[in-house]
Context: one part of a larger RNA
RNA sequence: UAGUAGCAGCGUUAGUCGGGUUAGACCCCCGACGACCUUAUGAGUAAGGGUUCCUCAGCAAUGCUGAUCAGCUGAGGGUUAGCCGAUCCUAAGUCUCACCGUAAUUCGAAUGAGACAAUAGGGAAACUGGUUAAUAUUCCAGUGCUAACACCAUUAAAAGUCGACGCUUCAGGAAACAUCAAGCCGGGCCCUCGCCCGGUCGAACCGUCAAAAUCCGUGGAAGCCGUAAUGGCAGGAAGCGGAUGAAUGGCGGGAUAGCGAAAGUUGGUGGUACCCGGAGCCCGUGAAAAGACGAGUGUGUUAAUCGUACCGAGAUCCGACACAGGUACUCUGGCGGCGAAAGCCAAGGUCUGU
Repeated sequence: UAGUAGCAGCGUUAGUCGGGUUAGACCCCCGACGACCUUAUGAGUAAGGGUUCCUCAGCAAUGCUGAUCAGCUGAGGGUUAGCCGAUCCUAAGUCUCACCGUAAUUCGAAUGAGACAAUAGGGAAACUGGUUAAUAUUCCAGUGCUAACACCAUUAAAAGUCGACGCUUCAGGAAACAUCAAGCCGGGCCCUCGCCCGGUCGAACCGUCAAAAUCCGUGGAAGCCGUAAUGGCAGGAAGCGGAUGAAUGGCGGGAUAGCGAAAGUUGGUGGUACCCGGAGCCCGUGAAAAGACGAGUGUGUUAAUCGUACCGAGAUCCGACACAGGUACUCUGGCGGCGAAAGCCAAGGUCUGU
């Protein structure tokens, strides 16, 4: 030249107002109003990442603008376990050694021996409350449980059982949760008739109760009994009595623990986890091992090591990016409805799909 040429892009949604901080504010903080997500944009994890977590001090760069803000820069702090996982066991499979082959082997199948291989298979044992700026079934408080060893008691002790299992379908029991009704406590509207909203809690563990099913006794049916369904029976039905026997189930203790400002009750209906049983199907028959129980009680001792922060995603992972893509599992309330559908709304989150 030149604050020129140029006006494409700034990655789908919602912010507005008031106040604060500041040298400086559309986008940092607070409040109000408004709006978005509801099988998620909520809650808890795995893999992966590796300090991104929290606090303080900053804004040259990073951030599609700005920035007093930050997953950025600098400094400091933070991850606490007998009972959550790893650790142990075996699985498909893998490796090493021996043996044999070859001139030779970092090569090779079988066999034998040894080891490895699951943070979703198997498995000894923990719950409630409190606490930090950041950890918590780990710290603290309370209550509990397990194993090994020693002592004590006891000679029964190893047979057996469990671990240990397919698919389909149908019964029964049943937390949580939802809903309806009533009582009680509190709040809002209204200031009187009433209406609306929220709460009404309380674990593991110990004891106890108990269904199905199986078995035993009694009984003695020649057509009865029974199911949701199939069915059952003189090889002993119904009826009656007993034994074994389930839940994350009920009840009592735990608990004049805790939690709550207070109240801190009851009944009905629906209903899942969880538990139990029947039937059907197969040219498919549905792991193994460690280990446990069987098999005492009490006291004492020991219980090491590693993981534990945070994200887990429209910004912490994989995609060169703060990328509309991809990425396993669990929980998920109300109205609506066949429904995890549409639409709308709680709890919670967000207004940075910058």